[in-house]
RNA sequence: GGGCCCGUAGCCUAGCAUGGAUAGGGCGCCGGUCUUCGGAAUUGGAAAUAAUGAUGUGAACCGGAGGUCCAGGGUUCGAAUCCCUGCGGGUCCGCCA
Numbered sequence: 001g002g003g004c005c006c007g008u009a010g011c012c013u014a015g016c017a018u019g020g021a022u023a024g025g026g027c028g029c030c031g032g033u034c035u036u037c038g039g040a041a042u043u044g045g046a047a048a049u050a051a052u053g054a055u056g057u058g059a060a061c062c063g064g065a066g067g068u069c070c071a072g073g074g075u076u077c078g079a080a081u082c083c084c085u086g087c088g089g090g091u092c093c094g095c096c097a
Stems, first nucleotide, its partner, number of pairs: 001093007010027004020077001029064005035058001037056002041052003070086005
């Protein structure tokens, strides 16, 4: 330099061929409920111990936030999707050595 593939929330990913209006899911994040295991302290008691329980911790459930769909342009009533250019990444080939 040439061919091919990819680019979608913080991370991963579906959707793309055959355009359809609010872009779906998982992890993570935020809030809440319930609960597991501990538990400062307080109250009652002569004691054993009982009750309440700040707070920490593991899980489950409910709700929520979070997106320039790489960028720009084009086509279209409508673009993540199709077309063009560029950028970035991967891969193969070629060139140099």